[in-house]
RNA sequence: GCGCUUAUAGCUCAAUUGGAUAGAGUAGCGCACUACGAAUGCGAAGGUUGGGGGUUCGAGUCCCUUUAAGCGCA
Numbered sequence: 001g002c003g004c005u006u007a008u009a010g011c012u013c014a015a016u017u018g019g020a021u022a023g024a025g026u027a028g029c030g031c032a033c034u035a036c037g038a039a040u041g042c043g044a045a046g047g048u049u050g051g052g053g054g055u056u057c058g059a060g061u062c063c064c065u066u067u068a069a070g071c072g073c074a
Base pairs, nucleotide, nucleotide: 001073002072003071004070005069006068007067010026011025012024013023019057029043030042031041032040050066051065052064053063054062
């Protein structure tokens, strides 16, 4: 230099052929339980889907560009 893969909640991961208000586990928080904790149950909160732009009625998903990490080729 060229090509490929990955990037979604604090962390680990889903999300079907482009179609519901982007979900789950875990962590943290609140409540119940307990003599107190742990465990367990319930609840709420937590997101610029790496950044920017485009296509579309509609984008996490498709296109362009860019950043970071990894792999391969030279």
Transfer RNA from Clostridiales bacterium S5-A14a, 74 nucleotides, folded computationally. Lineage of the source: Bacteria > Bacillota > Clostridia > Peptostreptococcales > Anaerovoracaceae. The RNAcentral record of the sequence draws on Rfam.